[in-house]
RNA sequence: AGAAUGAGUGUGCCGAGUGUCGGGCGAACAUCGCCCGGCAACGGGGAACCCAACGCGGCCGGGACUGCCAUGUGUAGUGGCGAGCCAGGUCGCAGGGGCGUAUCCGCCGCAAGGCGGUAGCAGACUCCACGCUGCGAGCCCGUCAGCUAACCCCGUAGGCAUCGCUGGAGCAAGGU
Numbered sequence: 001a002g003a004a005u006g007a008g009u010g011u012g013c014c015g016a017g018u019g020u021c022g023g024g025c026g027a028a029c030a031u032c033g034c035c036c037g038g039c040a041a042c043g044g045g046g047a048a049c050c051c052a053a054c055g056c057g058g059c060c061g062g063g064a065c066u067g068c069c070a071u072g073u074g075u076a077g078u079g080g081c082g083a084g085c086c087a088g089g090u091c092g093c094a095g096g097g098g099c100g101u102a103u104c105c106g107c108c109g110c111a112a113g114g115c116g117g118u119a120g121c122a123g124a125c126u127c128c129a130c131g132c133u134g135c136g137a138g139c140c141c142g143u144c145a146g147c148u149a150a151c152c153c154c155g156u157a158g159g160c161a162u163c164g165c166u167g168g169a170g171c172a173a174g175g176u
Stems, first nucleotide, its partner, number of pairs: 011161004018040009041156006051146001055093006062086002067081005095144001096141004104117005120135004125170005130164002
């Protein structure tokens, strides 16, 4: 001098995941962190009317129509039977739903899983275009959930140090 790794401080980024007040703890009356509580803000879920949606199969009784049979002089009337149709009841089957960008498809495998792609998301002011890189997870409810006013409930975690002497349009700051 360079590189790598770790820790601290500051500045920021993704994200709803922030602000503020009071109390307690830490060497802690200020700054900082953690815990508890209040308020605000932000985000999410549940929940009417109206509206939307309302699969497949079995069984049950009903309705109008139709066919056949019997009775009948008769194409009338009456009775019986069967399939289809219509709406209903009931039972069963495939469960279904939420947060999140994180879905769907193909191949291999008995399965668990693996591989390849993909909707979508991220890559430091914003948007559009072109190209490149990475991700394409995880968790919860428990047979229940469309929308949804009133109303009710919950959350405020975690992670990161970051593409293009690209093209265009904005925005902001500074100078004159």
The RNA shown here (c-di-AMP riboswitch aptamer (ydaO/yuaA leader)) has 176 nucleotides and comes from a Planctomycetota bacterium. Its mean pLDDT, the model's own confidence on a scale to 100, is 77. NCBI's taxonomy places the organism under Bacteria, Pseudomonadati, Planctomycetota. The sequence was found by an Rfam model in a public genome assembly. It matches the Rfam family "c-di-AMP riboswitch aptamer (ydaO/yuaA leader)". From the family's description: This family represents a conserved RNA structure found upstream of the ydaO and yuaA genes in Bacillus subtilis and related genes in other bacteria.